A computed fold for a 101-nucleotide RNA from Salisediminibacterium halotolerans, annotated as Guanidine-I riboswitch aptamer. NCBI's taxonomy places the organism under Bacteria, Bacillati, Bacillota, Bacillaceae, Salisediminibacterium. Its mean pLDDT, the model's own confidence on a scale to 100, is 83.
[in-house]
Formats: sequence, C1' cells, structure tokens
RNA sequence: AACGAGGUUUUCUAGGGUUCCGUGCGGGGUGCCGCGGGCUGGUCCGAGAGAAAGCCCGCAGCUGAAAAGCUGUGACACGGAGGGAGAAAAGCCCGGGAGAU
Repeated sequence: AACGAGGUUUUCUAGGGUUCCGUGCGGGGUGCCGCGGGCUGGUCCGAGAGAAAGCCCGCAGCUGAAAAGCUGUGACACGGAGGGAGAAAAGCCCGGGAGAU
C1' cells in the first nucleotide's frame, strides 16, 4: 500500500423511545382537556458483529441417461465521535464506515 468476507425476506429477541392505546396526577360536565416515558405495559422502531426459518447463489459429495433431486458447507468479526429518519429514540441507517488488530 492492497485484498478478503455470499445476497435477500420473514418471525422473534437484546435494546429503544412516546405518535396512538392503556396507566398515574390535575382540572372539568361521564365521553373531554392538560401534564408525566426519571410509567411495568399493548401498538410502534429494532441488530453486519443476536436467534430461527424460507428463497436465491457458490463449493463438495451422492443418485440420475438427462432434466433435476438429496446431503453437507459458506469460517471469523474489537469499534468511536458525528450526522440522518416517521412522534421520538436506539445495538435502526451512513456502516463489516473512520480507526484498531
């Protein structure tokens, strides 16, 4: 100085906040209004370095005349600050980024 890591979707989890619901407090005229996420929660957001599954792709083996099918495999991964978004925040996105090894 350069290269390296398969892709994608879904359902979840750690985590996250506060639009809506609920809830707590206050006011009022039961429905309403205001404030609180230093409210366990439901909805919601949610992982490259968390989990599972599906599909596509690569490689190897087996079966098969072929088409194709089946099985296995795709390791490892320390990480800011700052910025961005729907109400907001985050392990979200920039990003397997900068940097470190």